[in-house]
Context: one part of a larger RNA
RNA sequence: GAGUAGCGAAAGAGGAGUGAGAAUCUCCUCCGCCGAAUGUCCAAGGGUUCCUGGGGAAGGUUCGUCCGCCCAGGGUUAGUCGGGACCUAAGGUGAGGCCGCGAGGCGUAAUCGAUGGAUAACUGGUUGAUAUUCCAGUACUACCACGCACGCGCCAAGGCUGAAUCCAGUUUGCUAAGGAAAGCCCUUCGGGGCCUACCGACCCAACUGGUAUUAGGCCAGCGAUGGGGUGACGUGGAAGGCUAAACAGACCCGGGCGUUGGUUGUCCCGGGGUAAGCGAGUAGGGCGAGGUCCAGGCAAAUCCGGACCUCAUUAAGCCUGAGACGCGACACCGACCCGCUAUUAGGGGAAGCUGUCGAAGCCAUGCCACCGAGAAAACCCUCUAGCGAGUGUGCGGGGUACCCGUACCCCAAACCGACACAGGUGGACAAGUAGAGAAUACUAAGGCGAGC
Numbered sequence: 001g002a003g004u005a006g007c008g009a010a011a012g013a014g015g016a017g018u019g020a021g022a023a024u025c026u027c028c029u030c031c032g033c034c035g036a037a038u039g040u041c042c043a044a045g046g047g048u049u050c051c052u053g054g055g056g057a058a059g060g061u062u063c064g065u066c067c068g069c070c071c072a073g074g075g076u077u078a079g080u081c082g083g084g085a086c087c088u089a090a091g092g093u094g095a096g097g098c099c100g101c102g103a104g105g106c107g108u109a110a111u112c113g114a115u116g117g118a119u120a121a122c123u124g125g126u127u128g129a130u131a132u133u134c135c136a137g138u139a140c141u142a143c144c145a146c147g148c149a150c151g152c153g154c155c156a157a158g159g160c161u162g163a164a165u166c167c168a169g170u171u172u173g174c175u176a177a178g179g180a181a182a183g184c185c186c187u188u189c190g191g192g193g194c195c196u197a198c199c200g201a202c203c204c205a206a207c208u209g210g211u212a213u214u215a216g217g218c219c220a221g222c223g224a225u226g227g228g229g230u231g232a233c234g235u236g237g238a239a240g241g242c243u244a245a246a247c248a249g250a251c252c253c254g255g256g257c258g259u260u261g262g263u264u265g266u267c268c269c270g271g272g273g274u275a276a277g278c279g280a281g282u283a284g285g286g287c288g289a290g291g292u293c294c295a296g297g298c299a300a301a302u303c304c305g306g307a308c309c310u311c312a313u314u315a316a317g318c319c320u321g322a323g324a325c326g327c328g329a330c331a332c333c334g335a336c337c338c339g340c341u342a343u344u345a346g347g348g349g350a351a352g353c354u355g356u357c358g359a360a361g362c363c364a365u366g367c368c369a370c371c372g373a374g375a376a377a378a379c380c381c382u383c384u385a386g387c388g389a390g391u392g393u394g395c396g397g398g399g400u401a402c403c404c405g406u407a408c409c410c411c412a413a414a415c416c417g418a419c420a421c422a423g424g425u426g427g428a429c430a431a432g433u434a435g436a437g438a439a440u441a442c443u444a445a446g447g448c449g450a451g452c
Stems, first nucleotide, its partner, number of pairs: 012030006031449004039429004045409002049407001050074006059067002079140002081405004086117002091112003097106003121138005141401004146396007158219004166210006173203001178199002183194004221387002226383004234370004240363003246356004251272006257265001273332002277327003284320004288311007296304002333352001336348003371374001415424002431443004
């Protein structure tokens, strides 16, 4: 310079309290603001900022008794939520291997890697601070033994399948010894010689019968690191069945009867709930079934695939499938009432129906249409290979169930922007009146009055 610019979008007022000190802290009563957010819950990121007690130097654009500040103490509880002990994508690493003088690069098997696939828990209550984690009630998943029930096997018996070898026979074919037409040669005309086609057993092969009601194999169950199926996917569109939520009620329950004329009434105010799971399987959607044979699926296969046959094709059967209904629930919640320190602990606890409307949620990874033809692997199902003497299924009660995260903020004063910065930041929930609407306006639940 200068006590100058500025004090970063925004509504506060009154009373009470605390205190040395109050416009700024706490409480109360009004008023105002947001309300597809300025509410609630997650992911990322942050990392103790969370809660309690204390403090006021500094930080806080003023103040401060207050704080996301300082000090101390406390707080995050899981078989089921998210991740790992499961799977793979892009991409990474990479035994051997290839390349390179080297450093190193590439890459097979393999192994990592979610933003995807798979996967069993819900409701209520509780703390100052955690809860699908604790508690109460009711479930489910995997594994382990045990018990009961019903089966199937090994051994024995039986069934199915089923050789080899040898013997006998039949047939076809080949040729040996031997025979031998035609042809050629010789002849005493009787015949003889040469040559081949051809005939011709054993044997070989095939078949039949016996060997043989034999030897051998198979039979319960489990079951791949292997085969197959499924998982498994685009974009757009339409109709239907439902539910959540909401609204209304002359119906049900509880309370009220007017400080001003009326208000016992079709009056006013408030409430009218409940999950997973289990049962049965609906609206709807999808799939033809059986048999024989086979050079394919790197071995095998009863599986898949291919060929053929039979039956069926508004059907049956099977698979899938919301919701509603019943149990769960003689429970919990619940307006309201009673009520110790003075408003909180605790206790009691009614009704808990009907109708309308109706989703972007569920059926639905469905259906229809279209062309640019729209991940993989595991789980799961099935098939054999193989293992195999005991084993399968159901029910019951019992036992076991590891590691990490879990506080708090999360459109923000706690993340990214040097700041308590008018900026940026993915997802879920989605009330009322008016409205096509998540616009807009005013509101509910809930949250704020923005640090002069």
Molecule: large-subunit ribosomal RNA, domain III
Organism: Acidobacteriota bacterium